[in-house]
RNA sequence: UUCUUAUCAAGAGAGGUAGAGGGAAUGGCCCGAUGAAACCUCAGCAACCUUCAGUGAUUUCUGCUGAAAAGGUGCUAAGUCCAGCAAGUUCGAUGACGAACUUGGGAGAUAAGGA
Numbered sequence: 001u002u003c004u005u006a007u008c009a010a011g012a013g014a015g016g017u018a019g020a021g022g023g024a025a026u027g028g029c030c031c032g033a034u035g036a037a038a039c040c041u042c043a044g045c046a047a048c049c050u051u052c053a054g055u056g057a058u059u060u061c062u063g064c065u066g067a068a069a070a071g072g073u074g075c076u077a078a079g080u081c082c083a084g085c086a087a088g089u090u091c092g093a094u095g096a097c098g099a100a101c102u103u104g105g106g107a108g109a110u111a112a113g114g115a
Stems, first nucleotide, its partner, number of pairs: 001115008013042005021031003026083003043076003048072002050068007080107001085104008
């Protein structure tokens, strides 16, 4: 870098250095000198990998439930901050349109495994 699978409405911030950007990109809408990014320290959240217990099935294998948090990652403004593409429902116009909601898709993020 890329592929596969799973998850993405919950949760969790202080201090120091630094000094103008940041929220992936585009359009919005926001955050930011009452201090952005980045780095450091400490703390926390979660439970993917992990450990333990229970349970169903089985040729191999593997599924489900619960608990734990030492270790490997991750995360700690806003639903992935919102939207885009397609379909459906309802409403307003009725001419192609607009709004709300639902489902699917796309893009992205994280984990585990592979190339």
Predicted 3D model of a 115-nucleotide RNA (SAM riboswitch aptamer (S box leader)) from Fictibacillus enclensis. Lineage of the source: Bacteria > Bacillati > Bacillota > Bacilli > Fictibacillus. The prediction has a mean pLDDT of 81. It matches the Rfam family "SAM riboswitch aptamer (S box leader)". Its family is annotated with regulation of gene expression in the Gene Ontology.